[in-house]
RNA sequence: CCCGAUAAAUUGCUAAACCCGUCGUGAGGCGGGGGCGGAAAGCUAUGGGUCUCUCUUCGCGAGAGAUCGCCAGGCUGCCGAAA
Numbered sequence: 001c002c003c004g005a006u007a008a009a010u011u012g013c014u015a016a017a018c019c020c021g022u023c024g025u026g027a028g029g030c031g032g033g034g035g036c037g038g039a040a041a042g043c044u045a046u047g048g049g050u051c052u053c054u055c056u057u058c059g060c061g062a063g064a065g066a067u068c069g070c071c072a073g074g075c076u077g078c079c080g081a082a083a
Base pairs, nucleotide, nucleotide: 003080004079013038014037018033019032020031021030022029023028036069042075043074044073046072047071048070049067050066051065052064053063054062055061
């Protein structure tokens, strides 16, 4: 390097539902509380999925968005048993 242990990290990191504030038509974003989880739950909307809004010939057909803590792809990082 490759690979990936019922190994370690844990007084460290991240932060689901829910509650409050705020922004957005909305999905949802951000801040605070909270802590279900996570060893890439770090970054990235490239492909698929899901969701929202608008249009519509009413066919998820078209357009614009949201989500990477749904699955893949790409980039980067931690640890080090076996083969």